[in-house]
RNA sequence: CCGUCAGGUUCGGGAGAAUCCGCAGCAAUGCGGUGCCGAAGGAGCAACCGCCCCGGUAAACUCUCAGGCGCAAGGACCGUUUCUGGCAC
Numbered sequence: 001c002c003g004u005c006a007g008g009u010u011c012g013g014g015a016g017a018a019u020c021c022g023c024a025g026c027a028a029u030g031c032g033g034u035g036c037c038g039a040a041g042g043a044g045c046a047a048c049c050g051c052c053c054c055g056g057u058a059a060a061c062u063c064u065c066a067g068g069c070g071c072a073a074g075g076a077c078c079g080u081u082u083c084u085g086g087c088a089c
Base pairs, nucleotide, nucleotide: 003087004086005085006084007083008082011079012078013077018034020033021032022031023030024029035069036068037067041065042063043062044061048056049055050054
């Protein structure tokens, strides 16, 4: 100096599903009920690997514990900016 991988920073984009019902409260909101959603987090597994037993291991799939179901906020992920570290030249 160039490339690549991981993590952080800046800015932008970013889905789904009840503005449901009851009670309390001036309100914010709290508690309970029913119906739903998947894209924080969490859990499950096929191929494969370890000879077998048994164990390890992925996702936007599955579950819906957690979270969410007007706006806002949050939001996996994508782009961007910059920094740190690993690897390679």
A computed fold for an 89-nucleotide RNA from Rhodobacter sp. KR11, annotated as Glycine riboswitch aptamer. Lineage of the source: Bacteria > Alphaproteobacteria > Rhodobacterales > Paracoccaceae > Stagnihabitans. Its mean pLDDT, the model's own confidence on a scale to 100, is 76.